[in-house]
RNA sequence: GUAGAGGUUGCGUUAAUCAUCAGUAUCAAACCGGAUGUGGCAGGCACAGAGGAAGGUUUGGGAAAGGGAGAGACGCCGAAGAGAGGAUGCGCCUGCGCUGCAUGCUGCUCUGGGUAUAUGGCGAACAGCCAUAUAACUGUCAUCCCCAGCGGAUGGUGAGCUAC
Numbered sequence: 001g002u003a004g005a006g007g008u009u010g011c012g013u014u015a016a017u018c019a020u021c022a023g024u025a026u027c028a029a030a031c032c033g034g035a036u037g038u039g040g041c042a043g044g045c046a047c048a049g050a051g052g053a054a055g056g057u058u059u060g061g062g063a064a065a066g067g068g069a070g071a072g073a074c075g076c077c078g079a080a081g082a083g084a085g086g087a088u089g090c091g092c093c094u095g096c097g098c099u100g101c102a103u104g105c106u107g108c109u110c111u112g113g114g115u116a117u118a119u120g121g122c123g124a125a126c127a128g129c130c131a132u133a134u135a136a137c138u139g140u141c142a143u144c145c146c147c148a149g150c151g152g153a154u155g156g157u158g159a160g161c162u163a164c
């Protein structure tokens, strides 16, 4: 370099559908209220506002995104994931690693795989995801033991393992 293996749901992408989010945001009306409010923050600028802002109550309508489950389809076996760093674009202008979203980059670090439990973080969430620890299971390699097999013990493990 080429080919290949792992499986209590192997990994990722996409996705009909479903629940949740939520009777929430928001819209309309009525009433209370009485000067601010919106655009992340500061400064601008713009807009809404005494023809009544913010906020609140009631009534009537009433979502979506993110997160989750997922038939099916596709690509695959460092599959991939997480963290860290950095780039570009957008969110009115300038500044601010202030923040959100989107799209790339870097073997810089960690993880062989799925599962369960605990703790922590994210989260609307008792969902789920991520990290760490523990447990048994499982793939693989090395060493040792053996009653020689489809066995056992210990240790390592994806920059690995098997074949060429």
Stems, first nucleotide, its partner, number of pairs: 001164004007077001010076005017069002026061007036048004040096005080111004084106002087103005112138002115135008139157007
Record summary:
This is a predicted structure of a 164-nucleotide RNA (Lysine riboswitch aptamer) from uncultured Enterocloster sp. The organism belongs to Enterocloster, within Bacteria.